The RNA shown here (small-subunit ribosomal RNA) has 1473 nucleotides and comes from uncultured Pedomicrobium sp.
The RNAcentral record of the sequence draws on ENA and SILVA.
Its mean pLDDT, the model's own confidence on a scale to 100, is 85.
The organism belongs to Pedomicrobium, within Bacteria.
Its Rfam family is "Bacterial small subunit ribosomal RNA". Its family is annotated with structural constituent of ribosome and ribosome in the Gene Ontology.
[in-house]
RNA sequence: UAGAGUUUGAUCAUGGCUCAGAUUGAACGCUGGCGGCAUGCUUUACACAUGCAAGUCGAACGGGGGCGGGGGCAACUCCGCCUCAGUGGCGAACGGGUGAGUAAUACAUCGGAACGUGCCCAGUAGUGGGGGAUAACGUAGCGAAAGUUACGCUAAUACCGCAUACGCUGGAGACAGGAAAGCGGGGGACCGCGAGGCCUCGUGCUAUUGGAGCGGCCGAUGUCCGAUUAGCUAGUUGGUGGGGUAAAGGCCUACCAAGGCGACGAUCCAUAGCUGGUCUGAGAGGAUGAUCAGCCACAUUGGGACUGAGACACGGCCCAAACUCCUACGGGAGGCAGCAGUGGGGAAUAUUGGACAAUGGGCGCAAGCCUGAUCCAGCCAUGCCGCGUGAGUGAUGAAGGCCUUAGGGUUGUAAAGCUCUUUCACCGAUGAAGAUAAUGACGGUAGUCGGAGAAGAAGCCCCGGCUAACUUUGUGCCAGCAGCCGCGGUAAUACGAAGGGGGCUAGCGUUGUUCGGAAUUACUGGGCGUAAAGCGCACGUAGGCGGAUAUUUAAGUCAGGGGUGAAAUCCCGGGGCUCAACCCCGGAACUGCCUUUGAUACUGGGUAUCUUGAGUAUGGAAGAGGUUAGUGGAAUUGCGAGUGUAGAGGUGAAAUUCGUAGAUAUUAGGAAGAACACCGGUGGCGAAGGCGGCCCACUGGAUCGGUACUGACGCUGAGGUGCGAAAGCGUGGGGAGCAAACAGGAUUAGAUACCCUGGUAGUCCACGCCUUAAACGAUGGAUGCUAGCCGUCAGCAAGCAUGCUUGUUGGUGGCGCAGCUAACGCAUUAAGCAUCCCGCCUGGGGAGUACGGCCGCAAGGUUAAAACUCAAAGGAAUUGACGGGGGCCCGCACAAGCGGUGGAGCAUGUGGUUCAAUUCGACGCAACGCGAAGAACCUUACCAGUCCUUGACAUUCUCCGGGCGGUUUCCAGAAAUGGAUUCCUCCUAGCAAUAGGUCGGAGAACAGGUGCUGCAUGGCUGUCGUCAGCUCGUGUCGUGAGAUGUUGGGUUAAGUCCCGCAACGAGCGCAACCCUCGCCAUUAGUUGCCAUCAUUAAGUUGGGCACUCUAGUGGGACUGCCGGUGAUAAGCCGGAGGAAGGUGGGGAUGACGUCAAGUCAUCAUGGCCCUUACGGGCUGGGCUACACACGUGCUACAAUGGCGGUGACAGUGGGCAGCCACCCAGCAAUGGGGAGCUAAUCACAAAAAGCCGUCUCAGUUCGGAUUGGGGUCUGCAACUCGACCCCAUGAAGUCGGAAUCGCUAGUAAUCGCGGAUCAGCACGCCGCGGUGAAUACGUUCCCGGGCCUUGUACACACCGCCCGUCACACCAUGGGAGUUGGUUUUACCCGAAGACGGUACGCUAACCGCAAGGAGGCAGCCGGCCACGGUAAGGUCAGCGACUGGGGUGAAGUCGUAACAAGGUAACCGUAA
Repeated sequence: UAGAGUUUGAUCAUGGCUCAGAUUGAACGCUGGCGGCAUGCUUUACACAUGCAAGUCGAACGGGGGCGGGGGCAACUCCGCCUCAGUGGCGAACGGGUGAGUAAUACAUCGGAACGUGCCCAGUAGUGGGGGAUAACGUAGCGAAAGUUACGCUAAUACCGCAUACGCUGGAGACAGGAAAGCGGGGGACCGCGAGGCCUCGUGCUAUUGGAGCGGCCGAUGUCCGAUUAGCUAGUUGGUGGGGUAAAGGCCUACCAAGGCGACGAUCCAUAGCUGGUCUGAGAGGAUGAUCAGCCACAUUGGGACUGAGACACGGCCCAAACUCCUACGGGAGGCAGCAGUGGGGAAUAUUGGACAAUGGGCGCAAGCCUGAUCCAGCCAUGCCGCGUGAGUGAUGAAGGCCUUAGGGUUGUAAAGCUCUUUCACCGAUGAAGAUAAUGACGGUAGUCGGAGAAGAAGCCCCGGCUAACUUUGUGCCAGCAGCCGCGGUAAUACGAAGGGGGCUAGCGUUGUUCGGAAUUACUGGGCGUAAAGCGCACGUAGGCGGAUAUUUAAGUCAGGGGUGAAAUCCCGGGGCUCAACCCCGGAACUGCCUUUGAUACUGGGUAUCUUGAGUAUGGAAGAGGUUAGUGGAAUUGCGAGUGUAGAGGUGAAAUUCGUAGAUAUUAGGAAGAACACCGGUGGCGAAGGCGGCCCACUGGAUCGGUACUGACGCUGAGGUGCGAAAGCGUGGGGAGCAAACAGGAUUAGAUACCCUGGUAGUCCACGCCUUAAACGAUGGAUGCUAGCCGUCAGCAAGCAUGCUUGUUGGUGGCGCAGCUAACGCAUUAAGCAUCCCGCCUGGGGAGUACGGCCGCAAGGUUAAAACUCAAAGGAAUUGACGGGGGCCCGCACAAGCGGUGGAGCAUGUGGUUCAAUUCGACGCAACGCGAAGAACCUUACCAGUCCUUGACAUUCUCCGGGCGGUUUCCAGAAAUGGAUUCCUCCUAGCAAUAGGUCGGAGAACAGGUGCUGCAUGGCUGUCGUCAGCUCGUGUCGUGAGAUGUUGGGUUAAGUCCCGCAACGAGCGCAACCCUCGCCAUUAGUUGCCAUCAUUAAGUUGGGCACUCUAGUGGGACUGCCGGUGAUAAGCCGGAGGAAGGUGGGGAUGACGUCAAGUCAUCAUGGCCCUUACGGGCUGGGCUACACACGUGCUACAAUGGCGGUGACAGUGGGCAGCCACCCAGCAAUGGGGAGCUAAUCACAAAAAGCCGUCUCAGUUCGGAUUGGGGUCUGCAACUCGACCCCAUGAAGUCGGAAUCGCUAGUAAUCGCGGAUCAGCACGCCGCGGUGAAUACGUUCCCGGGCCUUGUACACACCGCCCGUCACACCAUGGGAGUUGGUUUUACCCGAAGACGGUACGCUAACCGCAAGGAGGCAGCCGGCCACGGUAAGGUCAGCGACUGGGGUGAAGUCGUAACAAGGUAACCGUAA
C1' cells in the first nucleotide's frame, strides 16, 4: 500500500484493453461578480518597420559655440558657468536573451597541480629629468552617400628615451636587464619679476609581496536509444629535441619506437543543453528539466584574429555566403535568441506603458548622468488562494410547470408577503508603511470613516453499469450517443426535448501530456508440463558461483570522527499580510561523495594443512552403444525349365491390368537387392538424434566390490565448436520390394482426393552438403534435504530350508502421504523444500513475415521489426446439447403380418394463379374434411354502388320541445332512406308556476373499429409425452461453476422396489384414490321383465318381481397361497383356486420445462392508429373463380363380387316452430289427410353385413363421373350457388412408380345405426353396436425417447461452428527502372580575411651618431596553414515512383467443405512434389 468493468451458459486462473486519482507554461466549448499572489511563443535558432536597451569622467587634455564677469582707451587678455565633438581613462567580457549545437573540450559530485587576475584589502619602496608627435581645429580637394585625401597648427594621466631600482626577471655566480603622471582642495612664514616654488590634505601613477574574490587546466565516478552499428585509430599511442601558452600536455613540429581503444560495448547512427529541482508514487521507482537558482553553449550562417586584466566579444572589427534596404549604378548599409511591437507559422501565449522612488550595476572626488537590469502599472479565469451573489420568518403547501392509478404527488419554505443586514461592488471624505535627514513611479493606491439600497453579481456537466442522480414525450438500426461494456429495428431511465434529481461552482466540461492504479519489465515484487515462455543435444572459453581446518590482510561489510553536499524548494516549529495562497526567520533534512580511526563474524586476496566433492589405478559383471570387414536363412520379385488349363487379379461393387504367344496355381533350379519373423519385455544401451540375424577386429561410456593414490583439481556456461530423424541437394554406384510426381480405372454434382492397376525420383552404398521436426517427459543442468508400498533390469553382501528371504548401490516403471498446482495433475526419476549458473516470455492478428546481416550449390536456415487492426485470443475444469462415438433399455420404431395412401373419378382443405373482391388466420412432425358442430340473403369481417354522422349500442351534462310510438294511403328509389298523408295519443306530484320520469331535436363529453402489434400481455391450447423424469432442505466434497443425494448391483410399465453407498430426508411427477366395462350380493320394481297360474292376435291384460334389465349401495384381486429361481431381498417363472391374475380392459388425470409454438378474428387487455370514417346502414356481388401442384377422404376397378329375393339378430341417441305411426296420391323425391308422444309408455326405426337365387371374367348385369330432359322440398329468394327424386347418358378406372400410413384383440378389417350444427344442405366430425382375423423369430438396421459413459473449437447449442481461393470497396505496408533531397567519408583543385615564418628593392618623428648612416618599425612581396566553393568516387537516411507482392478491414456476393464428434480418409509437426 483500496479497487472496478470487460473473454464464459456459468466457473477458476492467465491475459490484454478501459475507468475512478493526481498533474499541466496548456488549448477548445458554454458561462463569467470582486480581490490577493503567481504565470504567459512549448510551434519557424522564421523574417523584422519604429523607438528605447552602455555609457561616463572638464578633479587627465587642447579646442569650437553661447552666456556672464574682471582688467585694458582699444586691439586683446584672464576667469566662471552651460554646451558640442575630439584626444585620453575606465566601462563596454557584467547585466539581459535563447537552447540551435553538444552524449562529452558539457553537467553533477569529490579531489588535484603546472597558472593568470583590472577594480578591492594589507605591506614595502618610489613618483627625478627630458624628447618627438597627433586628433580636434584651419585651408584646399574628391564623393550621391558612407566617408575620405593632402598640407598646416596644438595639448595631455596619449607616446618615447635617460636616471634610479631593496624586493622583481635571467643567471651556479659574477653580473646583466627592467618603472612611473599627474590632478584637485587648503595655506602662515620664506624664496621667485611672474607662473609658481614650498608646506599640508586628498586622489592618482610605478615596482613588488601577500590576501580576498574570480577565471583557466587535469583526474576519478555518474549521466539516454540502437549490435538489423563489431571492429576503430597515422598526430593515431609513447619517447627525445625544439616551438608555443598565463599554465601541464601531440597543444604544434622534427626524429625514433609501434603502439592506443573495444563485448565491463570501442566506432557509427538516432535523440538530447546538464543540474538544484518539478509532477507522480506507500516506497523503490517512472516521467520531466517552463517560471526561480548554478553551470555550459550560442548571437543571420561559416572562418579569423585585434584590443584588453578578462573576448576570439549579442547592441566591436576583418573576410566569405545567403537575405533585406539605399544608390546619381561608380559604390554603400544591416543583423530584436535585449524591452515593447509587426508579419509569418500555429490549437495557442500580453503593452510600441510609468519610473529610476527602492534593490543592484557602470563612470565620476562629488553633485550627478546612464540603466526595457530592476521596481511598478496594463492585458488574459492560465493557475493557486480568499470573498460575495443575501439573512430570518413565511402553508391557501398560491399560481404556473411536470407526472398521475385523476385520488393526488412533486417543484417546495422554494416564491410572493413580512422583518432585517450591507461583506464585495458603487458614491463621498480621510489617508499610510515602503525612506535612519532629503528623494515615492506605484498612487490619492492599501487601509479607515460616512452614505444609499436587496439593491449590481450563477453557471457548467452529468443521471444504463462502472458512478452520486428517473420520469414523461418525440424518434423508430433513422437521427444520433459512446471512456470500456454497449444503447437505437414503435412502450429507449443509454438518442433529442422537458420536468425532476446528482455533482462541482466563477467556474464547469472536453481534448492533449505525465505518473498512478499496472505485481502489465516484477531490486523491493512475476513467470516458463498444458495459458506467452527450456536452446534438438553435448563439449567447452570468458564470466558467475563454489567443500573442511588454521593463520594473515582489511578490498567488500559494519561502527565512530572530519570535510563537503550553494541558495531557493520539500518537511517541522515560529512569525507577517484580517484568513489563506504568498512571504520572512529558525531547525531538520539533502538518503550522496571524499577522507580518517577502528572492528574482523561473513565474502574476497595471500599462505599452510585436510579428505567427505571430483578424479586415477586395480578386480568383476551387463548391454540392439559406435565403426569396419565377413557371413546366414526365411520371404518378395525377375529369369530359364517341368507339370497343367482358363481364367487370374482386385473391390463395398467394379474396371483399368495379366492370361490360349499358356497366365494364376504348383515343382525343383539359379539371380539380385533390401530388411532381419519368433526370442521381444512400460527389457537393455546411448548426451540427444537414435540403436535389433550371426561372427571377427578396433573402440566410447556407465555400473558394482575392496584397496591404494592425487588433494577442491568442482558446478554452470554468453560467444565458440562438434553431433544432430526424415525429406532434400551434389558426384559416382546400386535398384528386389515399397513409392511423392505422373498415367489409367473407379467413386462423385464435380473428385486434380480417399479405393484399385501401374509407375519415376527417392528409399540402399561411398564421399560431400543441408541443420530442420509435435527434435516431446511439450518438464535446461548440478547439488543437498523431505512417508511409504508393489514390480522389473545390472551388480554386491548376509542367512540358511540351495532357491528362497533379507539388506545394499545404480537404472527403469506403477500406486500413493506431506507439500505444490488455476485445475488437470506432479509427488525421492518432483511440477515439493532450498542454493548456484544458463536460456527464454510479456495481449491476439500482421509474422517467425519484410528489410539488412551471416550461413547454404539450391531448397532454404538463422537473427528479426514496423505500419495497420481487434477487445479479446488462449488454459483447466463444470453443466448441457450434439456425434455418420460406445454400453444398457423402451416404443406398431423396425422386423413378422393385415388393410390402405401414392395411379382413376368425385368430395373437401391448402398453395399458386386470376379477380373489383376472390375477407382473415393456421405452415415439418405439432398447417392443409384445421378455426368452420354446416358462406344462396343473413352469417361476412372482403368488393362495387348508395346513404347517415353524438351515430346500430352505453353513461352523463346543457339547452329547446311534447310527444314517442302505432296505424292508413301515395310518390321517388335497388333498398336503406327521404317526402307527403289518415286516425289514436304522454305519466307522477302540484291550484299553477315548476320539479321528476320518458321521448324527440340541437350541442358537448364520448361511442364505435373482425384496424396494427400473439415479438408488450392475461386466459386457453398444441407439442416433446402418460416419456420417467424434474427438484429442494440439511450435511459432506470442491477455491469455484458445481458435485453428492438422482451414480453402482439387481428389478420394474415406472427415480417401481430391494441391496450397497457421505449421505439423511422431503416435494412435484409414477402408482393408487375417480368414472366405465367384466362376476356376485343386496335394495327398489314402472313405462322394464315373464319361471309358475289365468288371458290375448300381441307381456295384450290380471298377477308376480324369481330371471333379464334399469340404477343405487356393497363385495371381489392382495403376488394373498404352493413350487422353483434370485443374495435368505426386491422380484421373476410355473401352478392352484377364481367371473377376472400379476397395472384385468378402456377413460379421465399431462411434473420442471421446451418451441418469443398457436390465438389481439372467442373473450379480456397495454400501447399505437381512424373519428362526415379504418365507424354505422342497405342492394348486388365475392368467400363457390381454374392451365396447375399437394394433403385428407368417399366410390371403385369387381365373383370373398353385382343384381334380385328374403317375416333373422343390435346398441347409443335425439324428438313440440319437433319426431311422425297409420291411410290415400305419386315410379320416386314428396304431397294430402291424420292417431300417439314433453318419451324405459309414442314415433324416428328399415339395422346392414347375413341367408337363398342369378350373372361367369367382359370395360361387363363391374364402375358410376359427366351431360340432356323432367320433377320434389326448404326458404322472401336456389341464376351466379342447395339437397333430393325420375328417365336418359355411361367418362376414367382392370389394384396403382419412387415413396409412404394405420394397426398387437373384441384390436385391424368390414357392416350398418344415431347425434351435434341446421329453414335447407354431410363422402366431414362426434358417438353406437354387428361380424371378426393374421403375426411378433427377434432388437442388427431406420425413427423417436430414457439412463450411464466418451470426444467437442458447439452454448441462438449440428438447421451449430468454421477454412481458403475468387469478385468488389477502403487502408497501411514490402519490392520497383529510376528520380529528388539531407547527411557523411576519401582523394584532388581553388585559397578570402587572418595570425605565424621569411624577406624588405620602397617608406620611416622619438634612440645612437658631428655627419654619412645605424638600431628599430611599416607598407609590399613570398611560404605553409585554412573557411566558403569546385571535381570525382563511395557510404547512409528520407521523399516521390509506372507496375507488382502479400497483409488487414468491410450484416446478408461466388465456389467448394479443410478443421471441431471416429467431423464422416484420426488430427498434427518437419520436408519434397